The part of an RNA shown here (small-subunit ribosomal RNA, 5' domain) has 544 nucleotides and comes from a metagenome.
Its Rfam family is "Bacterial small subunit ribosomal RNA".
The full RNA is in RNAcentral, with records from SILVA.
The prediction has a mean pLDDT of 83.
Context: one part of a larger RNA
RNA sequence: GAACGAACGCUGGCGGCGUGCCUAACACAUGCAAGUCGAACGAGAAAGGCGCUUUCGGGUGCUGAGUAAAGUGGCGCACGGGUGAGUAACGCGUAGGUAAUCUACCCUUGUGGCUGGGAUAACUGACCGAAAGGUUGGCUAAUACCGGAUACGCUUCUGGAUGUGCGAGCAACCGGGAGGAAAGGUGGCCUCUGAUUCAAGCUACCGUACAGGGAUGAGCCUGCGUACCAUUAGCUAGUUGGUAGGGUAAGAGCUUACCAAGGCGACGAUGGUUAGCGGGUCUGAGAGGAUGAUCCGCCACACUGGAACUGGAACACGGACCAGACCCCUACGGGAGGCAGCAGUGAGGAAUUUUGCGCAAUGGGCGAAAGCCUGACGCAGCGACGCCGCGUGAGUGAAGAAGGCCUUCGGGUCGUAAAGCUCUGUCAAGUGGGAAGAAGUGCUAUACGGUUAAUACCCGUAUAGUUUGACGGUACCACUGGAGGAAGCACCGGCUAACUCCGUGCCAGCAGCCGCGGUAAUACGGAGGGUGCAAGCGUCGUUC
Numbered sequence: 001g002a003a004c005g006a007a008c009g010c011u012g013g014c015g016g017c018g019u020g021c022c023u024a025a026c027a028c029a030u031g032c033a034a035g036u037c038g039a040a041c042g043a044g045a046a047a048g049g050c051g052c053u054u055u056c057g058g059g060u061g062c063u064g065a066g067u068a069a070a071g072u073g074g075c076g077c078a079c080g081g082g083u084g085a086g087u088a089a090c091g092c093g094u095a096g097g098u099a100a101u102c103u104a105c106c107c108u109u110g111u112g113g114c115u116g117g118g119a120u121a122a123c124u125g126a127c128c129g130a131a132a133g134g135u136u137g138g139c140u141a142a143u144a145c146c147g148g149a150u151a152c153g154c155u156u157c158u159g160g161a162u163g164u165g166c167g168a169g170c171a172a173c174c175g176g177g178a179g180g181a182a183a184g185g186u187g188g189c190c191u192c193u194g195a196u197u198c199a200a201g202c203u204a205c206c207g208u209a210c211a212g213g214g215a216u217g218a219g220c221c222u223g224c225g226u227a228c229c230a231u232u233a234g235c236u237a238g239u240u241g242g243u244a245g246g247g248u249a250a251g252a253g254c255u256u257a258c259c260a261a262g263g264c265g266a267c268g269a270u271g272g273u274u275a276g277c278g279g280g281u282c283u284g285a286g287a288g289g290a291u292g293a294u295c296c297g298c299c300a301c302a303c304u305g306g307a308a309c310u311g312g313a314a315c316a317c318g319g320a321c322c323a324g325a326c327c328c329c330u331a332c333g334g335g336a337g338g339c340a341g342c343a344g345u346g347a348g349g350a351a352u353u354u355u356g357c358g359c360a361a362u363g364g365g366c367g368a369a370a371g372c373c374u375g376a377c378g379c380a381g382c383g384a385c386g387c388c389g390c391g392u393g394a395g396u397g398a399a400g401a402a403g404g405c406c407u408u409c410g411g412g413u414c415g416u417a418a419a420g421c422u423c424u425g426u427c428a429a430g431u432g433g434g435a436a437g438a439a440g441u442g443c444u445a446u447a448c449g450g451u452u453a454a455u456a457c458c459c460g461u462a463u464a465g466u467u468u469g470a471c472g473g474u475a476c477c478a479c480u481g482g483a484g485g486a487a488g489c490a491c492c493g494g495c496u497a498a499c500u501c502c503g504u505g506c507c508a509g510c511a512g513c514c515g516c517g518g519u520a521a522u523a524c525g526g527a528g529g530g531u532g533c534a535a536g537c538g539u540c541g542u543u544c
Base pairs, nucleotide, nucleotide: 001544002543003542004541007539008538009537010536013390014389015388016387017386018385019383020382021348026346027345028344030343031342032341035075036074037073040072041071048063049062050061051060052059053058082301083300084299091226092225093224094223095222096221097220098219101218102217106214107213108212109211110210111209112208114148115147116146117145123138124137125136126135127134128133154179155178156177157176158175159174160173162171163170164169184206185205186204187203188202189201193199194198227273228272229271234264235263236262239261240260241259242258243257244256245255246254276298277297278296279295280291281290282289283288303324304323305322306321326337328335329334354380356379357378358377362376363374364373365372366371393423394422395421396420403414404413405412406411427485429480430479431478432477433476437471442466443465444464445463446462447461448460449459450458488533489532490531491530492529493514494513495512499528500527501526502525503524509516510515
């Protein structure tokens, strides 16, 4: 000199864009943060309203409404969001491999969707419990569950021959044996079949089964790189390798039995300490050094420890089980909980924000869609925490007012500074107008194309109309009045830009270093003046 997620002192007008628990991965009150689908399925209220009736207590019908809430089922909950405790490691980075692998939803190609069955929740009856919750009898549905059939270029066993690769193998061809699928829903129509409405028929869309390809995502393996300590020198029994079982989507001591005795190490094993890694960030002419907040990629974790289930994927932050610590309820028998999500509270600390608004946009989940959900996100609030921009007025005005300070008493200086005069109107204040961010989706109408038996429905395209804004009456614009509301902080001995007076008298004090102060202190305290920065200025801490 530069920088900072900073803090502290004094001061503080406005705006834009960023940014804000670095400490206790300490404990958490309260609210919200993951739901959705009735076009998979069975069932299905109440209040209120309008009638009828009444012994005035009520009863009953319609509506509310196939709504609410609950249940079965599907998809999602493995994304998004947080934190950096652990980890010195194939964790990360980079370059590769997978001939050792998987991939729901999405796109695409081909083939199929035949025929049966038994349950169960909800509901209802009985019972247990303070509660959380549970037991048992009965009824019922499905795209829930279970059989049978059929089936490929699928799986597995096997015969033949070919190509390719250095090779382990791989690819496709001709055969044989065995095995493995499925589910319907909504709208429309009458050409065929049947027919009384229209359907078991046809059709459009969605869904579904199997197989192939793509895309995306993931698993595993390898070369190289990746902190300090040798005042850590030896470490290792599933240890190193083999064989045979098992296991995984998949190679492998991944696991088990047996066999062999290996494997690693001064090119630093083992042990200890510290630490998430990278893109980047800061500094520097660079080389380098330091660092890893915000944003992006990867990893790890979710009160602590452990082992699993479901699923395409988890060993799963707001799922389940066991144990532990803590905490809450209890009828003492037993139960409930997990903010390192967004806000917020206590504690710790020098120190770090609102228990805000909205799904309008972008993105995500579900749904055919309308739509619902979304503390992701978009915005607003607080903090000079940072960067940037603007303002606090402009012109004129005396050989120079008053006043302060200094003085050699002549004067000098603050100083064109003020006052006065003439203007301007940024920002703030008030009044009026007032956006862009909105494109869609849906609905209505029309036209065209596709599908079809069809001018029906459906799908697609185009045009027109209509509907959607949290921010926000915000940005912005115009007008109103009028210099009015808006300057401080540090320093002035040298380094280092800036000097005099008074007070004090080695005292009180200053100080980054050298050093000032003991009666003329430009170094202490005050004043006048000056210098430097400026809505900031200094101090402290840390890095280069």